[in-house]
RNA sequence: GCCGAUAAUGGCUAACCUGUCGAAAGGCAGGGGCGCAAAGUAAAGGGUCUAAAGUUAUAUCCCUAUUAACUAUGACAGCCUUACUGCCGAAA
Numbered sequence: 001g002c003c004g005a006u007a008a009u010g011g012c013u014a015a016c017c018u019g020u021c022g023a024a025a026g027g028c029a030g031g032g033g034c035g036c037a038a039a040g041u042a043a044a045g046g047g048u049c050u051a052a053a054g055u056u057a058u059a060u061c062c063c064u065a066u067u068a069a070c071u072a073u074g075a076c077a078g079c080c081u082u083a084c085u086g087c088c089g090a091a092a
Base pairs, nucleotide, nucleotide: 003089004088011036012035016031017030018029019028020027021026034078040084041083042082044081045080046079047076048075049074053071054070055069056068057067059064
């Protein structure tokens, strides 16, 4: 360096619940603990989720916005890849 123990010291925290922010996806804080050796960081590529706003269609009291479709500029790093960083040290 690679690799990853029924090792050591520690760490993170899924579902769900509460509060809070947000149009939503989701974020943050507390509880919780399924799991994780990068479940540390970064939305660069793929992917997934959302659609306030916009566009088109539709509806209508005829100009405001019912319904539908599409769109990320929004979100997810605990989906994969990538980049950067990091604790410990048995075996091979």